[in-house]
Context: one part of a larger RNA
RNA sequence: UGACGGGGGCCCGCACAAGCAGCGGAGCGUGUGGUUUAAUUCGAUGAUAAGCGAAGAACCUUACCAAGGCUUGAAAUAUAUCUGACAGCUAGUGAAAGCUAGUCUCCUUCGGGCAGAUAUACAGAUGUUGCAUGGCUGUCGUCAGCUCGUGCCGUGAGGUGUUGGGUUAAGUCCCGCAACGAGCGCAACCCUCAUCGUUAGUUACUAUGUCUAGCGAGACUGCCUCUAAAAAAGAGGAGGAAGGUGGGGAUGACGUCAAGUCAGCAUGGCUCUUACGCCUUGGGCUACACACACGCUACAAUGGCCAGUACAAAGGGCUGCAAAGGAGCGAUCCGGAGCUAAUCCCAUAAAGCUGGCCCCAGUUGGAAUUGCAGGCUGCAACUCGCCUGCAUGAACGUGGAGUUGCUAGUAAACGCAGGUCAGCAUACUGCGUUGAAUACGUUCCCGGUCCUUGUACA
Numbered sequence: 001u002g003a004c005g006g007g008g009g010c011c012c013g014c015a016c017a018a019g020c021a022g023c024g025g026a027g028c029g030u031g032u033g034g035u036u037u038a039a040u041u042c043g044a045u046g047a048u049a050a051g052c053g054a055a056g057a058a059c060c061u062u063a064c065c066a067a068g069g070c071u072u073g074a075a076a077u078a079u080a081u082c083u084g085a086c087a088g089c090u091a092g093u094g095a096a097a098g099c100u101a102g103u104c105u106c107c108u109u110c111g112g113g114c115a116g117a118u119a120u121a122c123a124g125a126u127g128u129u130g131c132a133u134g135g136c137u138g139u140c141g142u143c144a145g146c147u148c149g150u151g152c153c154g155u156g157a158g159g160u161g162u163u164g165g166g167u168u169a170a171g172u173c174c175c176g177c178a179a180c181g182a183g184c185g186c187a188a189c190c191c192u193c194a195u196c197g198u199u200a201g202u203u204a205c206u207a208u209g210u211c212u213a214g215c216g217a218g219a220c221u222g223c224c225u226c227u228a229a230a231a232a233a234g235a236g237g238a239g240g241a242a243g244g245u246g247g248g249g250a251u252g253a254c255g256u257c258a259a260g261u262c263a264g265c266a267u268g269g270c271u272c273u274u275a276c277g278c279c280u281u282g283g284g285c286u287a288c289a290c291a292c293a294c295g296c297u298a299c300a301a302u303g304g305c306c307a308g309u310a311c312a313a314a315g316g317g318c319u320g321c322a323a324a325g326g327a328g329c330g331a332u333c334c335g336g337a338g339c340u341a342a343u344c345c346c347a348u349a350a351a352g353c354u355g356g357c358c359c360c361a362g363u364u365g366g367a368a369u370u371g372c373a374g375g376c377u378g379c380a381a382c383u384c385g386c387c388u389g390c391a392u393g394a395a396c397g398u399g400g401a402g403u404u405g406c407u408a409g410u411a412a413a414c415g416c417a418g419g420u421c422a423g424c425a426u427a428c429u430g431c432g433u434u435g436a437a438u439a440c441g442u443u444c445c446c447g448g449u450c451c452u453u454g455u456a457c458a
Base pairs, nucleotide, nucleotide: 001458002457003455004454005453007452008451009450011448012447013446015442016441019406020405021404022403023402026297027296028295029294030293031292032291033290034288035287042053043052064283065282066281067280068279069278070277073122077121078120079119080118081117082116083115084114088103089102090101091100092099093098106113107112124272125271127270128269129268133266134265135261136260137259138257140255145184146183147182148181149180150179151160152159153158164175165174166173190249191248192247193246195217196216197215198214199213200212201211220243223237224236225235226234227233299399303358304357305356306355307354308353309352315346316345317344320339321338325334326333327332365396370391371390372389373388374387375386376385412434413433414432415431416430417429418428
């Protein structure tokens, strides 16, 4: 000087408390461990792994396994020699890849080009090392800290500044001070939402308006009162759409964890080179006594079912979205208008409201599981897709110890859309609709900032 303390003091955070909804029990989904397997590819492992890489494993993907094949190679560059087609087509063999045979015989400005074969250099490797690395990322933490120049103090390591009194979300600001200044952070500048003015307006609008796209205004403790040191600032109030950081986002200092990633990419070293490279078919990544993590659906009457009826936002669409109309109980099919989209389509939002049935039960709750019959995508749904109808109708009656999220348009509930994608979403990313309860407070648990103290630690 740090680090640590079941030392002290100040302060902060959904950290506790006060509340609301959950998880932990059931069934199922997904991931992981374990086990199994020819293979169940690899990585991620407290917080900071486990609906994570993967924004979507039937083939492909695919890296794994079995079998069949290739060896200058699937793709690249260079040189030398040769050929004009060994490419294509046909036939045989084969699961395919491949192999064999036949047929065919490029262009030219004659320098060559193009393609192929042979040979040599070489290629290739999702092989190894993230403890050799770059780049990127997680975490402490959007916490308020981390430093420097000069000066001063100390033999020195170092200190001072950055400590102290106040204050703040903040090393934010004020006052004081052997310090005076400065940098990276904080804040502001950026995007978006909320108000108004103005300009323009198609496809929106009868018109104003709503709306859309620009430009601008507005909020600064600016005004008033009180408190405070006539400071910084705090408390209350006025006006205002908005008030003291207005809400949200982007933005992550010096560093920590030899944190993660050699499998996104790049890359040093090492290793393989008729194989640890490459191609193909089939299988596997989907196994199943079990354990864990995250979710979905429920256990019902604030509910379930039936009928009628209302109101969004944000997105996507040409190898695409597909209307009307018709067929089917339905999934879906026929059909093909319109739309390169504020025009047309996806597209009926759902919870809600109105009326009816059910009458507390393993039920008209709950949907797992299984059987049969169909539909869709796709060479192909057996391993191993999704959807529909009929039948079947399991556990489950609110969940131990424990544990998670959340402070307002939030939690909770409800649906909608998108990316990935031929097909496949309970996941992810967004969008709106309905819309709470509680916070006395900081004693305690956890994490953190600052000051101080102790130390046999560095």